[in-house]
Order: sequence, then structure tokens, then C1' cells
RNA sequence: UCUCAUCAAGAACGGCUGAGGGUACAGGCCCGAAGACGCCGUAGCAACCGGAUCGCCAAUAGGCGGUCGUCAUGGUGCUAAUUCCUGCCCGAAAAAAUGGGAUAGAUGAGG
Repeated sequence: UCUCAUCAAGAACGGCUGAGGGUACAGGCCCGAAGACGCCGUAGCAACCGGAUCGCCAAUAGGCGGUCGUCAUGGUGCUAAUUCCUGCCCGAAAAAAUGGGAUAGAUGAGG
């Protein structure tokens, strides 16, 4: 950098540090000296990979699909707020609200 899948659920304490933080920008809104953010430790959440099991396909290798967290001991990820909300497009003349989509981003798997 490309492809695919998911993104409304879930899960906190302690230590260190000390001023901003919520991924760039803008507007909101929120968190924060009763110590946020970050780092470390421990604990936890969760089935993306992995594992178990069943079915189908396949000569084999293997592929596809279903189920299981009473598999959380393997690889990742995550533990304020929907990815905190909006920004671009669509709908009925307009506006608002709401809904859908796109873009961007995050995570995983593969190239």
C1' cells in the first nucleotide's frame, strides 16, 4: 500500500507521572489537579485468528457452511461516551428532525 470482514454489545483497580485529553482540521459536546491523557503491573472483556464438534463437497490435499465461552491456557485486540456527534451524498419545494450510504479511521485475517 491492496483485498475481505466487523465496528449500538462487553469489560477496572493499583503504582508512576503531572496538564492537557477525546487519532489530523473545524464546530459541538464531554473527560481532567477529587489527577485526566500516557507508561507499568494486575485483573477483566471479547471468538478476528486459533481450538472443539457437526454437515456438505472433493480421488487426495483441502474447501465451504452450521454450532460451542461449560475452549479465555496459544497470536492479536479491547476495558468513558455509537468509531462521542457533525462535516460529503441521497429522500418530498424548503428547513429541521430522523434514516440510509460514502469518505476517513480502528481491529483482525490474507496478499
Background:
This is a predicted structure of a 111-nucleotide RNA (SAM riboswitch aptamer (S box leader)) from a marine sediment metagenome. Its mean pLDDT, the model's own confidence on a scale to 100, is 77. It matches the Rfam family "SAM riboswitch aptamer (S box leader)". From the family's description: The SAM riboswitch is found upstream of a number of genes which code for proteins involved in methionine or cysteine biosynthesis in Gram-positive bacteria.